[in-house]
Context: one part of a larger RNA
This record gives sequence, C1' cells and structure tokens, in this order.
RNA sequence: GAACUAACGCUGGUGGCGUGUCUUAGUCAUGCAAGUCGAACGAGAAAGCACCUUCGGGUGCGAGUAAAGUGGCGAACGGGUGAGUAACACGUGGGUAACCUACCUUUGAGUGGGGAACAACCCCUCUAACGAGGGGCUAAUACCGCAUAAUGCAGCGGCUCCGCAUGGAGACAGUUGUUAAAGGGGCAGCUUCGGUUGUCUCGCUUGAAGAUGGACCCGCGGUCCAUUAGCUUGUUGGUGAGGUAACGGCUCACCAAGGCAACGAUGGAUAGCCGGCCUGAGAGGGUGUACGGCCACACUGGAACUGAGAAAGGUCCAGUCCCCUACGGGGGCCAGCAGUCUAGAAAUUUGCGCAAUGGGCGAAAGCCUGACGCAGCGACGCCACGUGGAGGAUGAAGCCCUUAGGGGUGUAAACUCCUGUCAGAAGGGAAGAAUGCAGGAAAUAACUUUUUCUGUUUGACGGUACCUUCAGAGGAAGCCCCGGCUAACUUCGUGCCAGCAGCCGCGGUAAUACGAAGGGGGCAAGCGUUGUUC
Repeated sequence: GAACUAACGCUGGUGGCGUGUCUUAGUCAUGCAAGUCGAACGAGAAAGCACCUUCGGGUGCGAGUAAAGUGGCGAACGGGUGAGUAACACGUGGGUAACCUACCUUUGAGUGGGGAACAACCCCUCUAACGAGGGGCUAAUACCGCAUAAUGCAGCGGCUCCGCAUGGAGACAGUUGUUAAAGGGGCAGCUUCGGUUGUCUCGCUUGAAGAUGGACCCGCGGUCCAUUAGCUUGUUGGUGAGGUAACGGCUCACCAAGGCAACGAUGGAUAGCCGGCCUGAGAGGGUGUACGGCCACACUGGAACUGAGAAAGGUCCAGUCCCCUACGGGGGCCAGCAGUCUAGAAAUUUGCGCAAUGGGCGAAAGCCUGACGCAGCGACGCCACGUGGAGGAUGAAGCCCUUAGGGGUGUAAACUCCUGUCAGAAGGGAAGAAUGCAGGAAAUAACUUUUUCUGUUUGACGGUACCUUCAGAGGAAGCCCCGGCUAACUUCGUGCCAGCAGCCGCGGUAAUACGAAGGGGGCAAGCGUUGUUC
C1' cells in the first nucleotide's frame, strides 16, 4: 500500500446492488418448512337454510362436500451445517470384458380367465394418556393362483467375427426348462339399463436401445511432527463357498507365510476438498465467507425395514437431557425459516406472497412449497448522488499572530442574481403475465387433443420504480493528523509532572512531539484504532 463475513471510538443526508453467529455440532417455548390424486377403490357426516308435521320427527339443499380409510406417486429432491474425515474424501485423467438406474424418450410384443382377504364401517373389551385387542361385513390399478410368452433368464450344442488375460458381440428365430399383466376416462353404436362393441387417450406387463442419475477400481496431485522407527494376523496371497447391482478377505472354512516402511510405514497434531477469493510485476504466499460442484453429518452410538434409490422433520434398540403422567407408562430432538436463552468484541423480522422461476402430485382445474420472489433491520461492504452555483472589498465584525506599522482566517461571510439534484408535498403511473377460463376457426374419420383468433382473468413487491408539477438555499459534514519517516506551524498552558508514542524518541521554564487555541494538511458519509493476510 491492498484486502476483510470484521469489531471498537467519534460522526452520520439519500439511493441501488450485495452481505449479515467466524464463539456454543450449546439449550430450545411457539408457529410454519411435504404433500397430492375422487379420471385407482369402498364408504361418507354436521352446522345452516327451505318445506311438511301426528310436534316425536321426516324430506330436500348443503354434498357425494368436509374429515378419515385402502391404494398410487412423492417424501432419497429441495433447505441447513462443517462436527468427523489426511481418506480414492476431494481435484484431475482413465477403466468396468465386474455394475444398477423410478419417472422420461424411441421402439417390439402382450394386456386372457379366476380366487381369497384386510382397513374404513358396525359391535364388544382394555387404557389416565399414547394406543391396543377380539368378533362381523366390503371394494380396488391392494394381494394370490391359473393360462399364454420371447429377441428375457438358466442349462446344453455347434458356427462367424473381434479383443485386453479373465473374455466380448452376432446369428443358428437350434434345443430343454422357467418367468407377466390392471384397469380408469372421453366419444359413438347396441342394450335386458346390469353392461357390451368400436375408437381415442391415460395407464399396466415383458423385451431392446437411449438419456439422466449413481456404484466400484486405478495413475497422479495438495498439511505439520522423526523430540513418532518399526507396523500388521483377515494381516498378505491361494483354493472353495457364501454374500452383493457388481469385482474383491467383503465374509467364512482350509492351505501357505506373507504384506508395508527412511522415496517416511505406524503413531500423534491439525484440517471438510475444489472452482475460486485476497495479495503480488510475476514466481509465490495466504485463504476456502457469500455463489457453484463433490463429500460427510442430523441430540450421542448402533441396526435393519420399505423402496429404483435411504433416512434431518421414518422405524427399532441403548444412552444423555427435557416434558406429561392416574406412577402402570408415554412423548420430544431447529446444523430447515423466523424467533428465545446462553456464550461472546460481534451479526437481522416469531414479516408478505406463491404474481414470477423451480419442484411434488394430478388428465386438468388446482393443491402444497420459510425452495424461491419480495419487503424489514444493520454505513457491514462496493458503487452513485447531494449538502448549492455565479458575482461580491486593498478586504466588515469576531478570533489568532504581531517588530503594534501590520498580517492571517478571506470571496470566506454579509449582500445581489440564479438553479432545483436528493429529501418534502400533490397528480399520473408501469415492465416483470407466460398461464387459466369462455367462444369461434383449422388439422383429424371422430372425440379428446394440438395450433390459431377474439373476449375475459391472474402482481407479494406496490400506488413502488418512473414521469410531471409545487415551494424554497431552505432539511443534510465530519473524522484524523501537522518533530523525522510523512503532506501540513505558530501562540498560550504545563515543567521528566500531566501526558504522547508505529519506530527513532518527546516532556527537568521560551516544547512546531504533552493539553488548548488560531492556522494548515489528508480523506470524506465517513474517518481513525485494533485484529488478520499478502
């Protein structure tokens, strides 16, 4: 000099864009943060209103609505944090002839015919609660057989081509065995009004290919300590088996005795890694906040289940802590968004909205979304603007200095003439909107659908940005420094005192170094100090 997720002191006008618990991976009250589908399925209220009434009630609307249940998809994403981890965790470059991949895209084939249950519901029982048990009825795209089936899977056989050792690909539609499914909706026809046929669409099953996402393996790379020198028994390798999506001591039985290490094993300390960021002419050094990628974690430790995929707002076990309890037993976990307490030099609102973007579900309308979009608070940072402009005296007053003549502050002020940024007041007033709904037209055999036209509708921010007008210089400047380094000097006070200080050093009676004043210098809505890095 530059930089900062900064803090502190003094000061503080406006706006835009960013950014905001670096400490306690400490404790957490409260609310919200993951649901959705009636076009998979069975069932199904009430308040209220209207009418009738024998005054007990009944019927209709509310409404096939609400709330729940079965089932499907999602909940493995999105959001947070950096504890652990020195490791194939990350980065980079490769490999898988050792692998998986729901939804999505393309494409082939199929979707036949049956059965038995369990919730919800009704009845009963236990319990303070959480909840649990028994009996009975019932539907399905829930569950289970049967049929059919290959280019799937498994076994056997030979052929061609290729390769990188294990081998890979193709075809012989070779042969044997084996494995599946579910229906819903629209339109049209028929109808015994239950359905059925045709067609379209959304699904379902089974293959092939793709895309996406993941898994595993390998080369190389990036910390410190040798005042850590030896480490290792599933350890190193083999055979066989098990297990996995898959290779493998991954696990097990047996066999062998190996494997690593001064090119630093093992141990200890520290640490999430990277794109980047800061500095620097560069080389390098430091760093990993925000944003993006990867990893790990979710009170602590462990385990499995479901599922294509696993585990912050799932389950189970153990433990700490907190809460409820009828003392028998239960419930909870903000490192999601706000917010609280604590710690600390130190960090925000228990805000608005799904209008946009994105995500989940749904045919869609739509619902959900503390992701996200916005607003609020903080000069925490960067950037921009303003606090007025022009004229105005051999130069007012005040203050300071003085050799007492004068000099300085100083065109500075006053005064005159203007301007109107920002703030203030008034009026107008967005873009961000794409969609959706209704109607028409075209494409199509037809409906749905798609495209297009017309009308209409949807904005949290926000009556905000922006524009115009009004009045009036009115509301808006401080902080640090002035001995040298280092730009800027005098007077008074003090008298090795009080004090200053980054280094050298100032102060003991004329201190440009302390304190004050006048003057000056620097930066400026900031200026200094402290901390950290180069």
Overview: This is a predicted structure of a 534-nucleotide part of an RNA (small-subunit ribosomal RNA, 5' domain) from a Candidatus Latescibacterota bacterium. Rfam family: Bacterial small subunit ribosomal RNA.